[in-house]
Context: one part of a larger RNA
RNA sequence: CUGGGCGUAAAGGGCGCGUAGGCGGUCUUCUAGGUCAGAUGUGAAAGCCCCAGGCUUAACCUGGGAAUUGCGUUUGAAACCUGAAGACUUGAGGCUGGGAGAGGAAAGCGGAAUUCCUGGUGUAGCGGUGAAAUGCGUAGAUAUCAGGAGGAACACCAGUGGCGAAGGCGGCUUUCUGGACCAGUUCUGACGCUGAAGCGCGAAAGCGUGGGGAGCAAACGGGAUUAGAUACCCCGGUAGUCCACGCUGUAAACGUUGAGCACUAGGUGUAGCGGGUAUCGACCCCUGCUGUGCCGCAGCUAACGCAUUAAGUGCUCCGCCUGGGGAUUACGGUCGCAAGACUGAAACUC
Numbered sequence: 001c002u003g004g005g006c007g008u009a010a011a012g013g014g015c016g017c018g019u020a021g022g023c024g025g026u027c028u029u030c031u032a033g034g035u036c037a038g039a040u041g042u043g044a045a046a047g048c049c050c051c052a053g054g055c056u057u058a059a060c061c062u063g064g065g066a067a068u069u070g071c072g073u074u075u076g077a078a079a080c081c082u083g084a085a086g087a088c089u090u091g092a093g094g095c096u097g098g099g100a101g102a103g104g105a106a107a108g109c110g111g112a113a114u115u116c117c118u119g120g121u122g123u124a125g126c127g128g129u130g131a132a133a134u135g136c137g138u139a140g141a142u143a144u145c146a147g148g149a150g151g152a153a154c155a156c157c158a159g160u161g162g163c164g165a166a167g168g169c170g171g172c173u174u175u176c177u178g179g180a181c182c183a184g185u186u187c188u189g190a191c192g193c194u195g196a197a198g199c200g201c202g203a204a205a206g207c208g209u210g211g212g213g214a215g216c217a218a219a220c221g222g223g224a225u226u227a228g229a230u231a232c233c234c235c236g237g238u239a240g241u242c243c244a245c246g247c248u249g250u251a252a253a254c255g256u257u258g259a260g261c262a263c264u265a266g267g268u269g270u271a272g273c274g275g276g277u278a279u280c281g282a283c284c285c286c287u288g289c290u291g292u293g294c295c296g297c298a299g300c301u302a303a304c305g306c307a308u309u310a311a312g313u314g315c316u317c318c319g320c321c322u323g324g325g326g327a328u329u330a331c332g333g334u335c336g337c338a339a340g341a342c343u344g345a346a347a348c349u350c
Base pairs, nucleotide, nucleotide: 003322004321005320006319007304008303012318014201015200016199017198021194022193023192025088026087027086028085029084030083033081034080035077036076037075038074039073040072041071042070049065050064051063052062053061054060091191092188093187095184096183097182098181103177104176105175106174107173108172109171110154115149116148117147118146119145120144121143125136126135162169163168206247207246208245209244210243211242215241216240220236221235222234223233258317259316260315261314262313263312266295267294268293269292270291271290272289273288274287275286276285299306300305323350324349325348332343333342334341335340
């Protein structure tokens, strides 16, 4: 000496379920594989190291010792790890009783608005912009009233509010269905944590087949602007956006912060459930658990900042990084209908 790291410098897998593996609560007894101690054999000689001696010295040589960190055999030890048996309840799960929620799937329903169609009233403009023009309108538009059609989205409530593993989820009702939380402490008795592979979920765009198509709108056409204007602005407008089934598998999939457990000042909001006090009752006040915000001490940090929802202090397991470019590339492989995705270099160069 036997790495250091991953919020923003390179680096947390998009998210879950879970196989192998790794790691794992309390008590008792046993065992003796790991572990530890003793003995013994072996660990060739030379060399290295120490001591002594021989060549006038040294190099060199001779003798002795040490070392050879290891392995075998054997005798023991029993705290810890492994193993066997038994027991426990704090971890984990179950049960009972509650309340909350845009959690998921399917079906049905509703009103406002846009557009279109039909009819009435009515007449010369409407629309649009910085200003205009393209555009629409005497074949009667815009405006307004009545009726009808159709698709998509659900104003207010709405809240650093809620739910979900993440993506994400917002009108109302019904059916089916997942999870979390609180209280009781009746049951099981370590049944746990993580998780390479693997499997599943996964915004938008895109793809396939069949529907649907109101509004919006890549591409495209036109009008403006401009030196030009393949744009920004305006008038149109097709894929698409919507539905069903299948594929794709990516993202600033972000808290740019993996999961679990434990510990470490507080203050103040807010959501759900509970206990106490008070009260006729509801508020108010005190307090517990779970979630979600803000501020802040110690500590940490290059700083910014983080700070019981840690980026603090520790442990377990997984993923990942190792100068910039070349390179979210090439080649090969796997997957995909394709687009492409995943895996993933080197030469060269600074």
About this RNA
A computed fold for a 350-nucleotide part of an RNA from a metagenome, annotated as small-subunit ribosomal RNA, central domain. The RNAcentral record of the full RNA draws on SILVA. The coordinates come from a structure-prediction model, not an experiment, and the mean pLDDT is 88. Its Rfam family is "Bacterial small subunit ribosomal RNA".